A computed fold for a 95-nucleotide RNA from an Actinomycetes bacterium, annotated as Glycine riboswitch aptamer. Lineage of the source: Bacteria > Bacillati > Actinomycetota > Actinomycetes. Model confidence (mean pLDDT): 81 of 100.
Formats: sequence, structure tokens, C1' cells
RNA sequence: GCGGCGACGGGAGAGUGAUCCGCCGUUCCCGAACAUCGGAUCCGCCGAAGGAGCAACCUCCCCGGGAACCUCUCAGGCACCCCGACCGUCAUCGC
Repeated sequence: GCGGCGACGGGAGAGUGAUCCGCCGUUCCCGAACAUCGGAUCCGCCGAAGGAGCAACCUCCCCGGGAACCUCUCAGGCACCCCGACCGUCAUCGC
């Protein structure tokens, strides 16, 4: 100096959208409404876990290899929290 793991700190984007169901609480006209939380569905949206794709280039040709924060959005996410590529500090292991 490079790479792997760990700890700490920083770390963006996008609806706390609609409908239904459930749990609990409040009000009362006892069957409804409202609020919190959880789940499902639909539409809209985001991209920086992960995943997938490809340029130059390598290869005689074909095949194949071939990066990302670029693209896709399968997954994930759209109040807060968690997560979070990446950056910094420390420690450890390997070269």
C1' cells in the first nucleotide's frame, strides 16, 4: 500500500395515498363512527442492501470474459425507527 472481517460516527431518495380485515381504546343512538398499531390488495413513486444487464478493452473469428453511484426495478424501500452503497477513525487477519 491492497484485500477480508469487526466496532464507532456520518449517510440520500420516494404517498404517514386509497380500500378492506384484525387488535386495543374512546364516544354514543348498542350498532356505528373516530384514533393508534398490525396485515392484505390496488394505484403512484424511489434506488445507495442484495440481484440482473452492458461499453471500452481482452480474444484470429464465434463463443466467452468484461465496471459503476449508469440502466432495470426481481427483491428492497416511500412519517419516525431499522436497513443503507459509500466515506472517515480504530482494531484484527492475509498478501